[in-house]
Transfer RNA from a Candidatus Nealsonbacteria bacterium, 76 nucleotides, folded computationally.
Rfam family: tRNA. About the family: Transfer RNA (tRNA) molecules are approximately 80 nucleotides in length. Rfam classes the family as a transfer RNA. Rfam links the family to the GO term triplet codon-amino acid adaptor activity.
The organism belongs to Candidatus Nealsoniibacteriota, within Bacteria.
Model confidence (mean pLDDT): 82 of 100.
It was read from a public genome assembly.
RNA sequence: GGACCCGUAGUGUAGCCUGGUUUAACACGCUUCCCUGUCACGGAAGAGAUCGUGGGUUCAAAUCCCAUCGGGUCCG
Numbered sequence: 001g002g003a004c005c006c007g008u009a010g011u012g013u014a015g016c017c018u019g020g021u022u023u024a025a026c027a028c029g030c031u032u033c034c035c036u037g038u039c040a041c042g043g044a045a046g047a048g049a050u051c052g053u054g055g056g057u058u059c060a061a062a063u064c065c066c067a068u069c070g071g072g073u074c075c076g
Stems, first nucleotide, its partner, number of pairs: 001075007010028004020059001030046005052068005
């Protein structure tokens, strides 16, 4: 230098191929309440990501296109 993969709540992932409306989902974790003499377990509720960044296409983008940043694999 070239090709490809990954980047989404605190953590780990799904959703992307096939764009669709009002909510980005699941598990663990976190907060509050119930339960208990207390903790744990269990039960109920809640907060938390505008999807790496910027731009474009579109009525509408996590999803399509371009550029770019970070990580990884392979080739030279």